[in-house]
């Protein structure tokens, strides 16, 4: 320095100003925001993964837990360069369920629980 096995800690932003109305952070204008890994090069839109949401199996009186499956949005032009749907310029798109006047941005499940990302100990190479 690989590596196993434990534990710790961390791990998601965001309607300014305006219209209409009794009532909208929800409707219209218009403003913001963009989890984690990858990649010939920095990515909300390319591959994959996590949240949420459904189903099946188990365990459990029950709550509820664990595991598997599923389900789960959106980009093109042009320009540099070896090489970019990742940079740059333009001009577009998307955002889980529940409550509420219809929500990516407000409240709640959530002080959760997770992609991963740091360390610390241990044991073997």
């Nucleotide at each position: 320095g690989u590596u196993c096995a434990u534990c710790u800690u961390c791990a998601g932003g965001g309607c300014a100003g305006g219209g209409u109305g009794a009532a909208a952070g929800u409707c219209c204008c218009g403003a913001c925001c963009g989890g984690c890994g990858g990649u010939a090069a920095u990515a909300g839109u390319c591959c994959g993964c996590g949240a949420c949401c459904u189903c099946a199996a188990c365990a459990c009186u029950u709550u509820u837990g664990u595991u598997g499956a599923g389900u789960u949005g959106a980009c093109u032009u042009g320009g540099u360069g070896c090489g970019a749907u990742c940079c740059c310029a333009a001009g577009a798109c998307c955002g889980a369920c529940a409550g509420u006047a219809c929500a990516g941005u407000c409240u709640g499940g959530u002080a959760u629980a997770a992609a991963g990302a740091a360390g610390a100990u241990u044991g073997a190479c």
The RNA shown here (FMN riboswitch aptamer (RFN element)) has 125 nucleotides and comes from Furfurilactobacillus siliginis. Of the family's consensus pairs, 100% are formed in the model. Model confidence (mean pLDDT): 82 of 100. The RNAcentral record of the sequence draws on Rfam and Ribocentre. The organism belongs to Furfurilactobacillus, within Bacteria.